[in-house]
RNA sequence: AUAAUUCUUCGGGGCGAGGUGGAAAUCCUCGACCGGCGGUUAGAGCCCGCGAACCGGCAUGGGCUGGUUGAACCUGUGGAAUUCAGGUGCCGACGGUAAUAGUCCGGAUGGUAGAAGAAUAUG
Numbered sequence: 001a002u003a004a005u006u007c008u009u010c011g012g013g014g015c016g017a018g019g020u021g022g023a024a025a026u027c028c029u030c031g032a033c034c035g036g037c038g039g040u041u042a043g044a045g046c047c048c049g050c051g052a053a054c055c056g057g058c059a060u061g062g063g064c065u066g067g068u069u070g071a072a073c074c075u076g077u078g079g080a081a082u083u084c085a086g087g088u089g090c091c092g093a094c095g096g097u098a099a100u101a102g103u104c105c106g107g108a109u110g111g112u113a114g115a116a117g118a119a120u121a122u123g
C1' cells in the first nucleotide's frame, strides 16, 4: 500500500396550547419540532440507490431471493449545486390506544444500511 478473511466498537431524531366529545399527546384550530446510511463536478428527508416495514418463494442452523415501499419547486452565486444562500411548499412503515398518531406506547436492551479500528495474509 492492497484487496480478502476474521474479530471488536459504534450505528434514529422530534409537541405544545386551545376547542369538541363519554373518550383524542391521534380529530379540528393556532403555533412548533424532527430528518438513518452510501453516492452524486459542491454539503440532499423530498436526485439515484440502500436500510427499517409489509407481501410472497426457497430454506428451516444462520440465511438466500422476488415484489411493494413517501415527498420540490422558484430565484441567486458558481466552472460545477433538484445538495449551498434566499423564498415558498411537501412527505413520513407496522401494531396498539376510551377516537383516526412523523413527534405517545410497543416489537426494539432487537435488526440493518453502513462507519471506525484491530489482527491475519500478500506485495
Base pairs, nucleotide, nucleotide: 001122002121004120005119006118007117008116009115010114015031016030017029018028019027032103033102034092035091036050037049038048039047045090046089053068054067055066056065057064058063072088073087074086075085076084094106095105096104